[in-house]
Context: one part of a larger RNA
């Protein structure tokens, strides 16, 4: 000087408390451990591994396994020789890779010289190849403490020195934020602001969006003429600064059911992550040193596996019902996506779907009926008109192909489950909880995941004694 303390003081955080909802019990989905297996590829391991890498394992992916092939190689460059292409196609063997075979076609430039370029085949060798090892050799990227308020430097001063001071102190703040004081005076990286979205208004613009007023028209509808008022769209600007008032204070600032205002003291949200810590994670995104392999640890191919199942754990979904289930009727969104695409009307089918073909490269057309809500009716507390696992049969779709191993539909079947022990977790407001909708990946899908969007919309916070984590000062120290 740090680190540590079941030392002290001050302060903060959904950290506790106050509340609301879960999880831990059930069934299923998914990940992991374990076990099994020819293989169940590999990585991730307290928080910070476990719906994680995987924004989608039937083949492919694929790295794994047992077979069948291949060896200058699936891919690159160079040398030599030969050919002139590439490409398409018939048949045979085979699981395919591959091997044999038939036919069509016969590269470009040119100084007409196998001269130049390009392509293919063959041979030998340099080499290729490796998701093989080492993340404790590395780059890059990332997690974490933590969006915590800290981490440092120059000059000066103090100390023999390591170092100290500044950065401590008194206030204040979300903040090393600012003020006052002070052997310090300044500065840098962080904080804040500058950036984006959102809440209000104005101006400009008015189609594909809108429809107040004026007309036309219809079963109905901005459907039509027209209009720019309104909504909206998307560009520019205004607006919030403790600016004003009162109280307290030297100041910074704090308090106020103060005024005005759409918004008030960081308005709400996002992006943004200092010096560093964990030899944290990743050699399997990629790059890369070293090591290893080279008729195999490379490459090709069909099949299998990654989907196994006495069990254990994590994360979720659906329920256990009446604040509910079924049936019927009736409303109200936003974000997005669409040409190898989204697919309307009509018709067929109980339905998944089929047919059909209009429109749309989209504020125009389509996906596309939002669902909870509301109204009516029925059920009357029961393992039920709750719940839907499992299984049988019959179908639909994608795709060379749904046996291992896809999704969906109809009929039948109708398991556990009556609110969950010890414990544990999320959340402070348009939040929790509830409800649906979109998107990426994608032929299809195991999505109940991930990531966005809107609709309905709470309760509680006395307080900081305690638990956990963190910041500053101080003290002790058998630690460095």
């Nucleotide at each position: 000087u740090g680190a540590c303390g079941g030392g002290g003081g001050c302060c903060c955080g959904c950290a506790c408390a106050a509340g609301c909802g879960g999880u831990g019990g059930a069934g299923c989905a998914u990940g992991u451990g374990g076990u099994u297996u020819a293989a169940u590829u590999c990585g991730a391991a307290g928080c910070a591994a476990c719906g994680c890498g995987c924004a989608g394992a039937a083949c492919c992916u694929u790295a794994c396994c047992a077979a069948c092939c291949c060896u200058u190689g699936a891919c690159a460059u160079g040398u030599g020789u030969a050919u002139c292409g590439c490409g398409g196609u018939u048949c045979c063997a085979g699981a395919g890779a591959u091997g044999g075979u038939u036919c069509c076609u016969u590269c470009a430039g040119u100084u007409c010289g196998g001269c130049u370029g390009g392509a293919u085949a063959c041979a030998a060798c340099a080499c290729a190849g490796g998701u093989g090892c080492u993340g404790c050799a590395u780059g890059g990227c990332u997690g974490u403490c933590g969006u915590c308020a800290g981490c440092u430097c120059g000059u000066g001063u103090c100390g023999u020195g390591a170092g100290a001071u500044g950065u401590u102190c008194g206030g204040u703040u979300a903040a090393g934020u600012c003020c006052g004081g002070c052997a310090a005076c300044g500065a840098g990286c962080g904080c804040a602001a500058c950036c984006c979205c959102u809440a209000u208004c104005a101006u400009u613009a008015g189609u594909u969006g809108c429809c107040a007023g004026c007309a036309c028209a219809u079963a109905a509808a901005g459907g039509u003429g027209g209009g720019g008022a309104c909504u909206c769209u998307a560009a520019u600007g205004a607006a919030a600064c403790u600016g004003c008032c009162u109280a307290c204070g030297c100041a910074a600032g704090u308090a106020g059911a103060g005024a005005g205002g759409a918004a008030g003291g960081u308005g709400g949200g996002g992006a943004u992550g200092a010096c560093g810590u964990c030899a944290a994670g990743u050699c399997a995104u990629c790059a890369u040193g070293g090591c290893c392999u080279u008729u195999a640890u490379a490459u090709c191919c069909g099949g299998g596996g990654c989907u196994a199942c006495a069990c254990a754990c994590g994360u979720g979904c659906u329920a256990c019902a009446a604040u509910g289930a079924g049936c019927a009727g009736u409303a109200c969104a936003a974000u997005g996506g669409g040409u190898u695409g989204c697919c309307a009307a009509g018709c067929c089918g109980c339905g998944a779907g089929g047919u059909g073909g209009a429109g749309c490269c989209a504020a125009u057309c389509c996906c596309g009926c939002a669902a909870a809500a509301c109204u009516g009716u029925c059920c009357u507390c029961a393992g039920u008109u709750c719940a839907g696992a499992u299984u049988g049969c019959a179908g639909g779709c994608u795709g060379c192909a749904a046996c291992u191993c896809g999704c969906c539909u109809g009929c039948a079947u109708g398991a556990a489950g009556c609110c969950g022990g010890a414990g544990u977790u999320g959340c402070u407001a348009g939040u929790a909880a509830a409800c649906g909708c979109g998107c990426g990946u994608c032929a299809g899908c195991u999505a109940u995941a991930g990531u966005g969007c809107g609709u309905u919309g709470a309760a509680u916070a006395c307080g900081u004694u305690c638990u956990c984590g963190g910041g500053c000062c101080u003290u002790g120290c058998a630690c460095a």
Small-subunit ribosomal RNA, 3' major domain from an uncultured bacterium, 480 nucleotides, folded computationally. The coordinates come from a structure-prediction model, not an experiment, and the mean pLDDT is 81. The full RNA is in RNAcentral, with records from ENA.